[in-house]
Bacterial large signal recognition particle RNA from Evtepia sp., 265 nucleotides, folded computationally. It matches the Rfam family "Bacterial large signal recognition particle RNA". The family's RNA type in Rfam is non-coding RNA gene. It is recorded under the gene name ffs. The sequence is in RNAcentral, with records from ENA.
Order: sequence, then C1' cells, then structure tokens
RNA sequence: CCGCACUAGUCGGGGAGUUAGCGGUGCCCUGUACCUGCAACCCGCUGUAGCAGGGAUGAAUCCCGACCCCCGGAGGCAAGUUGUUUUGCCAGUUCCCGAUAAGCGAUGAUGAUGAACCGGUCCCGCGCAACGCAGUCCUGUGAACCGUGUCAGGCGGGGAACCGAGCAGCACUAAGCAGAUCCCUGUGUGUGCCGCGGGAGUGCCGGUUUUGAAUUGGCUGUCGGAGAGACGGAAGUAACCUGUUCUUCAAAGGUCGGUGUGCGG
Repeated sequence: CCGCACUAGUCGGGGAGUUAGCGGUGCCCUGUACCUGCAACCCGCUGUAGCAGGGAUGAAUCCCGACCCCCGGAGGCAAGUUGUUUUGCCAGUUCCCGAUAAGCGAUGAUGAUGAACCGGUCCCGCGCAACGCAGUCCUGUGAACCGUGUCAGGCGGGGAACCGAGCAGCACUAAGCAGAUCCCUGUGUGUGCCGCGGGAGUGCCGGUUUUGAAUUGGCUGUCGGAGAGACGGAAGUAACCUGUUCUUCAAAGGUCGGUGUGCGG
C1' cells in the first nucleotide's frame, strides 16, 4: 500500500420556551438524514445527561475536530412614528391687556391740533306743557209728606164780595245718579328739554375768534406684562417599525487537519 472480516462512530441539526441542569414529545428555522413503545397539570436521565428493544452502514467524499461563511433566532443600544403621563422656572406659536407711532388706513387749508370765550350735557329752585286723578261748569234725570212757585178739587172764615191754610198735578230746583269733553280750578310724577334763575365742572359734545399742519391709534410691525395650556418643545413610559449598531446561539455549505483492530498478501 492492497484484499477480507470486525469494532469505535454514524443513521439529522439548531432556536426560543420549559427545566436545578441535560435530552425528548409539542412550537419555530433549516434540510431530507432507520423502525417500534413512553411523554406537557409531562416522559426519561445526571454534565458519561433521553430510556428500552430491533435494524442498516462502517475507517472514509460519508466519522471527529478547528477555522471561514451564513439561512434563521434571542438580548441590548440608537433613531423614527403613534398613544399616554408630567412639565410654563419652556427665551416658541396662539388668545388677552397695555405702551409706541416705523408702515398702511381714516380725518384735515371747505382749516388738524392748541389757546380764549360762550353754550349744552350734570345738580337745585320756579314756571310752562303733556299725561293721570278729582272738582267747577254744561246736558239729562231727580223730592208722596219733613224744598220753592202756582195751586184744580175738597176744607175753613165771611151776609156777600172775597180771603186763608194747603193735598194732588205741573214747573223749577237741593242732595244724589248718569253723560260729555272744548274751557276753568286743584293736585300728582321714573313725563319733556320748553322757559327763567342759581350752582357745579373741563369728562364729553357743539359754536365764535385766533394760530397754522398735523391728529388718530382701526390694521401690520416693535416693546412690556398677568393668565390659559390648544399647537409646538422637553422628560418618562408603552407599542410598532427601522438598523453599511453591539453581543450571543446557530442549520446547511467550504477549507484544513486527525483517526482504529485482526488475518492474509
């Protein structure tokens, strides 16, 4: 070195989870790589870490180890999105108040602003008007007797003429009742601005005279300020998603190396 026959080994592996730990059944990823029985409120073992039984292959391209590569998984880190909680001691936006007067606008030589004067508005008194209430007046009605006038009849007096008291009726009235609104009287007021007088006052408005060009603060801008906490910011937290970020496990693949026994030649 070759042949024959054996044996070690191999006949899938891995991740998460479970477990004191290791495997398995179950889930997942790779991949095609025996059979039977046991097994998730589990089954069997003890770093020699499935147990029990049977079968195939078998010293090598096939077994073992190291390294490379890497499907896939787990954890951390970072950014982003969304939700949620907190924060105004968060130099932001928005809303609000004030100031300013750069810009726009408005008013203004048919005279801004200012000054002087006068008046109104404000208060008081008096008056006037209006309205309301009441009354006088006017009209009508209105007294059996205790209103007036005239008083039929009847009654009384008288010789008579006549006279007297007086009921009813009629007329006119009182008290009362009703109506009517022009006038008149009185009274009242959250009526009016009408008149007169007095007062207060420069807050507002108007007029006259004078002066002669600004005044205003509506919008934008700028500044200051109390509050609110909608938007934005910051911090925490949860989920999702991303990663020329880290660590770890890691199939398959590739490279290199290693590894028996007996007999015979």